[in-house]
RNA sequence: UGUAAUAAAUGGCUUAGUUAUUCAAAAGAAUAAACGGAGGAACCAAUUAAUUGGGGUUAAUCCAUAUUUUAUAUGGUAGGGGUGCCUCUUUACCCGAACCCGUCAGCUAACUCCGGAAGCCAAAAUAGGAGGAACA
Numbered sequence: 001u002g003u004a005a006u007a008a009a010u011g012g013c014u015u016a017g018u019u020a021u022u023c024a025a026a027a028g029a030a031u032a033a034a035c036g037g038a039g040g041a042a043c044c045a046a047u048u049a050a051u052u053g054g055g056g057u058u059a060a061u062c063c064a065u066a067u068u069u070u071a072u073a074u075g076g077u078a079g080g081g082g083u084g085c086c087u088c089u090u091u092a093c094c095c096g097a098a099c100c101c102g103u104c105a106g107c108u109a110a111c112u113c114c115g116g117a118a119g120c121c122a123a124a125a126u127a128g129g130a131g132g133a134a135c136a
Stems, first nucleotide, its partner, number of pairs: 011121004018033006035115005044106001053104001054101004062076006079095003085129003089125003
């Protein structure tokens, strides 16, 4: 000097997933709030299905091909994400999972119930805007 790993602090990202008070004083627990989700009238809609079940959260749906260990793999796709103050545009990159209810749910005022986690550090360019600091 460079590379890699670990720990802490700070900063930031996906996401509803952050904050406050108290007890504890590390973890954690409780109660609230930001934020998020479900059930549930009239009206409207639907109106023939009933195991080929049906439905919900989520960006995460759908299609094709191959194999034959019928369950995996590959490719694509609806859709989604970030470049470190914000937004727009262009190119490229990444994700495109998982879980739950339990035979049952359209919308839905009042009302009722629930969540308020987890995981990470990801490239350039264009145009416009906001904000801050210093000096006079």

Model confidence (mean pLDDT): 77 of 100. c-di-AMP riboswitch aptamer (ydaO/yuaA leader) from a Clostridiaceae bacterium, 136 nucleotides, folded computationally. The model forms 92% of the base pairs in the Rfam consensus. Rfam family: c-di-AMP riboswitch aptamer (ydaO/yuaA leader). From the family's description: This family represents a conserved RNA structure found upstream of the ydaO and yuaA genes in Bacillus subtilis and related genes in other bacteria.